Large-subunit ribosomal RNA, domain IV from a Minisyncoccota bacterium, 340 nucleotides, folded computationally. Rfam family: Bacterial large subunit ribosomal RNA. The RNAcentral record of the full RNA draws on ENA. Its mean pLDDT, the model's own confidence on a scale to 100, is 83. Lineage of the source: Bacteria > Bacillati > Minisyncoccota.
Context: one part of a larger RNA
RNA sequence: GUCCUCAAGGAACUCGGCAAAACAGCGGCCGUAACUUCGGGAUAAGGCCCGCCUCCUAUUAAGUUAGGAGGCCGCAGCGAAAGAUUUCCAAUCGACUGUUUAUCAAAAACACAGCUCCCUGCGAACUCGCAAGAGGAUGUAUAGGGGGUGACACCUGACCAAUGCCAGAAGGUCAACUAAGGUUGGUGCAUGGUAGCAAUACUGUGUGCUGGACUUUAUAAGCCCUGGUCAAUGUCGGCGAUAACUAUAAUCGUCCUAAGGUAGCGUAAUUCCUUGUCUGGUAAGUUCAGACGUGCACGAAUGGUGUAACGAGUUGGAAACUGUCUCGAGGACUUGCUCG
Repeated sequence: GUCCUCAAGGAACUCGGCAAAACAGCGGCCGUAACUUCGGGAUAAGGCCCGCCUCCUAUUAAGUUAGGAGGCCGCAGCGAAAGAUUUCCAAUCGACUGUUUAUCAAAAACACAGCUCCCUGCGAACUCGCAAGAGGAUGUAUAGGGGGUGACACCUGACCAAUGCCAGAAGGUCAACUAAGGUUGGUGCAUGGUAGCAAUACUGUGUGCUGGACUUUAUAAGCCCUGGUCAAUGUCGGCGAUAACUAUAAUCGUCCUAAGGUAGCGUAAUUCCUUGUCUGGUAAGUUCAGACGUGCACGAAUGGUGUAACGAGUUGGAAACUGUCUCGAGGACUUGCUCG
């Protein structure tokens, strides 16, 4: 290391009955609760029996099957091998079968049928691609795509102030082009004036050309704005007083808010204080079950509360069983090392 056995006790071990042991073993007969979605639960649980021979009854193709009476043997009668449920009482989570971290996690995580919202009228939405094109789909709203929730039962409260989305168009704001107008600049032509001998310089008038500059007016969506929408993202108060003991507050006042948490549940997979308080279970119970509610910091499809069945899930308890332990002992085989 792999196995086997053990007095008395029997979980006192331990985080935890981990490991081991044991009952049972989809054969027959009997029997079988709560609960339940009436299908289940259920092989529930629990009890008895099992070989061979003779006779009788019924039956058979049959020494075939069933029942009855009697007998025989053994430690043992599904006599071997193989195969082959330990069970019960409660709670929690997830409805279920299924899927997952190949190589520390199989679960309460994911999925799921069901429910719901949004988009999409077909050259569909959406996805891939620069494009052509392809999938969607040789489908057509009982279809396709996306988000959330997650069987079923009872339900799913208030708030549109913020953010998002949808709809609207009166007004405000507002871009680059473009068009028109104005101011100014550049550059021609014609014609004057002044100075000068002249060249030239300065200064006017008229008329052209000019995607140079500035500015005004005209123009979209968006935003501001007006509404809607929460199974959209989300949010769901404070203080003071009050009843003929006390306590408490149905009630009242006041401030704030978009609205102030409804039903249900609640010390919870959520409770800090906390081993809350009471009851039960134990001789003794920080765990457990049932209540209470003062919910630090539950709460309604980020679903709320229940729920039969199911689960190599999690928690508490019980029966049986045992070397897990009190507490260790003995034996078989085997490996390494030391000695020989």